A computed fold for a 460-nucleotide part of an RNA from an uncultured bacterium, annotated as small-subunit ribosomal RNA, 3' major domain. Its mean pLDDT, the model's own confidence on a scale to 100, is 83. It was read from a public genome assembly.

[in-house]
Context: one part of a larger RNA
């Protein structure tokens, strides 16, 4: 000088405690172990790896395995020569290719250019190792309030002051004291959004000139007034006006550095390695296996419920190789249709929980919906391994779940439906939208992470 301590002081977070809802028991979906496998491709490994890379594995992807085949190569440069390019058709072959045949004869500023063949070759090529050789660019402490310099000052030195103290503050926030004066990098502001009001426009709306709404400009909130309390500083309590009051609410913004954390499979990239092969095509399976175990989560177990009939109320987005209306068929999933929409105009599009009226009366039930059989629909060359989805039939564990653990402080949790992306198909992940719409927080003694001061050490 740190780091540590089942020392000490102070302070702060859904840390604990007051609550709500949950996980941990059950069924099924994801994912990871683990086993199995010809192959289940490869990565992540406490916190901070386990619905993670993957915003979609039937074929492609795809990297793995089996089998066929190719050896200047699926791609890129560089040349001698050849020929437009291409197209059709036979054998074989799962295809990939392979072997024959026949048609064809580009653009040109006439140098050439594109595009294809093609022997030697230099070279391609590697999803091979190595994140303990890098760069980028991510996680996490942590949106914690800290981390540093120059000058001066002390110190034989490492170093220390400033960053310490009294107060304050979400904040090394500001004020004050002080051998420190001052600055950076963070912290606040400047950004975006949302609440309010105006001004200006107006092919949404509807009464037709309003301006409910869009979308561009300003304006509003600053402890700015008031009373207390305070060193009468900072500020800190209450109150007035106000759409909003004390950082209004959300976002975006991560100092110095930490864990040789994480990625050579996203990219690039040094070193090895491999070169008839660790390169490449093509079929097929595999990544979907199945005695178990863990992680995220759906749906439930049931009357504040389940059906049945009617009835009301949204936001955000998406759409031309696309969203598709009415209308007509089918019980349904879906067909037939093909208006209008390059969308503030038209389609997605029914929001749903609610709210009214019946029904069911605590039962493994008119809960619950796994599995299962049949018989059909979609989108794809192609649903066996392996897709979603409908109708009739089955009707399984399941009566609120141990030790233990988890997320939340207000439009918050919890409850409800909805939309995008990836997508030919397929969402219980994800990301966003809005509707309903809670309870509790005495306080800080313990748990768990931090920050400051100060102690003690056989640690570095």
């Nucleotide at each position: 000088u740190g780091a540590c301590g089942g020392g000490g002081g102070c302070c702060c977070g859904c840390a604990c405690a007051a609550g709500c809802a949950g996980c941990g028991g059950a069924g099924c979906g994801u994912g990871u172990g683990g086993u199995u496998u010809a192959a289940u491709u490869c990565g992540a490994g406490g916190c901070u790896a386990c619905a993670c890379g993957a915003a979609a594995a039937a074929c492609c992807u795809u990297a793995c395995c089996u089998a066929g085949g190719u050896u200047u190569g699926a791609c890129a440069u560089c040349a001698a020569c050849u020929g437009a390019a291409g197209a059709c058709a036979u054998a074989u072959g799962a295809a990939a290719g392979u072997a024959u045949g026949u048609c064809g004869u580009u653009c040109u500023u006439c140098g050439g250019a594109a595009c294809a063949g093609g022997a030697a070759g230099a070279c391609a090529g590697g999803u091979g190792u190595u994140g303990c050789a890098u760069g980028g660019c991510u996680g996490u402490c942590g949106u914690c309030a800290g981390c540093u310099c120059g000058u001066g000052u002390c110190g034989u030195g490492a170093g220390a002051u400033g960053u310490u103290c009294g107060g304050u503050u979400a904040a090394g926030u500001c004020c004050g004291a002080a051998a420190a004066c001052g600055a950076g990098c963070g912290c606040a502001a400047c950004c975006c959004u949302u609440a309010c009001c105006g001004u200006u426009a107006g092919u949404u709306a509807c009464a037709a000139g309003u301006g409910u709404c869009u979308a561009a400009c300003g304006g509003g909130a600053c402890u700015g007034c008031c009373u207390g309390c305070g060193g009468c500083a900072a500020g800190c309590a209450g109150g007035a006006g106000g759409a909003a009051g004390g950082u209004g609410g959300g976002g975006a913004u991560g100092a110095u550095g930490u864990c040789a954390a994480g990625u050579c499979a996203g990219c690039a990239u040094g070193a090895c390695c491999u070169a008839u092969a660790u390169a490449u095509c093509u079929a097929g399976g595999g990544c979907u296996a199945c005695a178990c175990a863990c992680a995220c989560g759906c749906u439930a177990c049931a009357a504040u419920g389940g059906c049945g009939c009617g009835u009301a109320c949204a936001a955000u987005g998406g759409g031309u190789c696309g969203c598709g209306a009415a209308g007509c068929c089918g019980c349904g999933a879906g067909g037939c249709g093909g208006a209008g929409c390059c969308a503030a105009u038209c389609c997605u599009a029914a929001a749903a929980a609610g709210c009214g009226c019946g029904u069911c009366g605590u039962a493994g039930u008119u809960c619950g919906g796994a599995u299962u059989g049949c018989a059909g629909g979609c989108u794809g060359a192609a649903a066996c391994u392996c897709g979603c989805c409908u109708g009739c039939a089955u009707g399984a564990a399941g009566c609120u779940g141990g030790a233990g653990u988890u997320g939340c402080u207000a439009g918050u949790a919890a409850c409800c439906g909805c939309a995008g992306g990836u997508c030919a198909g397929c969402a219980u992940a994800c990301u966003g939208c809005g509707g309903u719409g809670a309870a509790u927080a005495c306080g800080u003694u313990c748990c768990c992470g931090g920050g400051c001061c100060u102690u003690g050490u056989a640690c570095a």